[in-house]
Context: one part of a larger RNA
RNA sequence: GGACGAACGCUGGCGGCGCGCCUAACACAUGCAAGUCGAACGCGUCCUUCGGGACGACUGGCGCACGGGUGAGUAACGCGUGGGAAUUUACCCUGGGGUGGGGGAUAACCGCUGGAAACGGCGGCUAAUACCGCAUACGCCCUUAGGGGGAAAGCUUUGGCGCGGAAAGAUUUAUCGCCCUGGGAGGAGCCCGCGUCCGAUUAGCUUGUUGGUGGGGUAAAGGCCUACCAAGCCUGCGAUCUAUAGCUGGUCUGAGAGGAUGAUCAGCCACACUGGGACUGAGACACGGCCCAGACUCCUACGGGAGGCAGCAGUGGGGAAUAUUGGACAAUGGGGGCAACCCUGAUCCAGCGACGCCGCGUGGGUGAUGAAGGCCUUAGGGUUGUAAAUCCCUUUUAUCCGGGAAGAUGAUGACGGUACCGGGUGAAUAAGCACCGGCUAACUCCGUGCCAGCAGCCGCGGUAAGACGGAGGGUGCUAGCGUUGUUC
Numbered sequence: 001g002g003a004c005g006a007a008c009g010c011u012g013g014c015g016g017c018g019c020g021c022c023u024a025a026c027a028c029a030u031g032c033a034a035g036u037c038g039a040a041c042g043c044g045u046c047c048u049u050c051g052g053g054a055c056g057a058c059u060g061g062c063g064c065a066c067g068g069g070u071g072a073g074u075a076a077c078g079c080g081u082g083g084g085a086a087u088u089u090a091c092c093c094u095g096g097g098g099u100g101g102g103g104g105a106u107a108a109c110c111g112c113u114g115g116a117a118a119c120g121g122c123g124g125c126u127a128a129u130a131c132c133g134c135a136u137a138c139g140c141c142c143u144u145a146g147g148g149g150g151a152a153a154g155c156u157u158u159g160g161c162g163c164g165g166a167a168a169g170a171u172u173u174a175u176c177g178c179c180c181u182g183g184g185a186g187g188a189g190c191c192c193g194c195g196u197c198c199g200a201u202u203a204g205c206u207u208g209u210u211g212g213u214g215g216g217g218u219a220a221a222g223g224c225c226u227a228c229c230a231a232g233c234c235u236g237c238g239a240u241c242u243a244u245a246g247c248u249g250g251u252c253u254g255a256g257a258g259g260a261u262g263a264u265c266a267g268c269c270a271c272a273c274u275g276g277g278a279c280u281g282a283g284a285c286a287c288g289g290c291c292c293a294g295a296c297u298c299c300u301a302c303g304g305g306a307g308g309c310a311g312c313a314g315u316g317g318g319g320a321a322u323a324u325u326g327g328a329c330a331a332u333g334g335g336g337g338c339a340a341c342c343c344u345g346a347u348c349c350a351g352c353g354a355c356g357c358c359g360c361g362u363g364g365g366u367g368a369u370g371a372a373g374g375c376c377u378u379a380g381g382g383u384u385g386u387a388a389a390u391c392c393c394u395u396u397u398a399u400c401c402g403g404g405a406a407g408a409u410g411a412u413g414a415c416g417g418u419a420c421c422g423g424g425u426g427a428a429u430a431a432g433c434a435c436c437g438g439c440u441a442a443c444u445c446c447g448u449g450c451c452a453g454c455a456g457c458c459g460c461g462g463u464a465a466g467a468c469g470g471a472g473g474g475u476g477c478u479a480g481c482g483u484u485g486u487u488c
Base pairs, nucleotide, nucleotide: 001488002487003486004485006484007483008482009481010480013360014359015358016357017356018355019353020352021318026316027315028314030313031312032311035062036061037060040059043056044055045054046053047052069271070270071269078196079195080194081193082192083191084190087188088187089186092184093183094182095181096180097179098178099177100134102132103131109124110123111122112121113120114119138165139163145158146157147156148155169176170175171174199241204234206232209231210230211229212228213227214226215225216224246268247267248266249265250261251260252259253258273294274293275292276291277290296307297306298305299304324350326349327348328347332346333344334343335342336341363393364392365391373384374383375382376381398425399424400423401422402421403420407415432477433476434475435474436473437458438457439456443472444471445470446469447468453460454459
């Protein structure tokens, strides 16, 4: 000198664009943050122009694995980069084939009944795109035989026996679906080379450990798991242990090399009160799902129950310190739906904060008797100073009135009567902060008297202090200026 998610002191007019719990991954009142489909199905209530429609819970489908938050853990194939083979993929695109014929239940509902509640129990009725057989298909396995090709495992092709498994309709008159199968796109899982912080006052570490065989398991390779066999594997090119830490694109600085850093935005990872577990599903071992254990909080009729803001607001607490319990789905995007539409604290906006960057203003011209006042003085004067007053202008901003968008392909605008445009009023509403001994730009007077105090370093102050305090003057920056902290 630069930088900052800053804080503190003094001060503070406006706008645009950004940013805003770095600390306690501390605890959370309240509201909202994931639903949707009646064009899958039955029922109940209401309305009806008698065609049908609306609402409700239940069954069913899709979604809830996205989006949003946080950085605790993690020194790791976690991340970055470049490769790989033994995989999977709902919805979407594309190609081929199919959608035949049956069955038994169950919730809702009704009745009885337990419980304070949460929530149940028993009996009875009923539907489906819910569930289960049969047919057909193709697949897999076993056995047997032949051909192609191969070092082998295996691959490909043909025939036979056995095994196992598909489908769903709806509205309407053309659509949306359903089942099997090939390919694609995008996504996901797995493996490897290289790179990725401190400590040797951590030197040895390891028993599923290292490898093999058989078996199991997975969508899939693999000690991933298991039995047996062998005794290996890693390590001074730092294993193991300890400490610290999410990683990256980037950001800051620097001529660069490098150093520091990882807020906002974007990619990946991990986590969701703490620990463990699986279920469902194309996908989770699942933030606003389930089960168990624990701590904590709440309700209780004491028998038993309920909860999880590291979603958006908001509260307490911690702290030097960080915002509204706002508006809207208008746009963009997401979920459901044929659609109309519904949902969306994602998002878009508004509010608060000089927290940052950028822009603008606080007036312009004129004006010497160099007024008054202040300060200094060698008492002549000097300086504040064209500064003020005066006169002549202007109207950014402010305020008042009127008009009024784009953002929206036809309709639909939260923002918003906003931006912007026109007109009126009137210099009107708007300047501070730090410093002035040297470094370092800017000097005198008074007060004080090693006191009170200053100070980044050197150092000032003990009676004329340019260094303390005040004043006048000056210097610097300016809606900011200083200080502190961190970093280059």

Predicted 3D model of a 488-nucleotide part of an RNA (small-subunit ribosomal RNA, 5' domain) from an uncultured prokaryote. Its Rfam family is "Bacterial small subunit ribosomal RNA".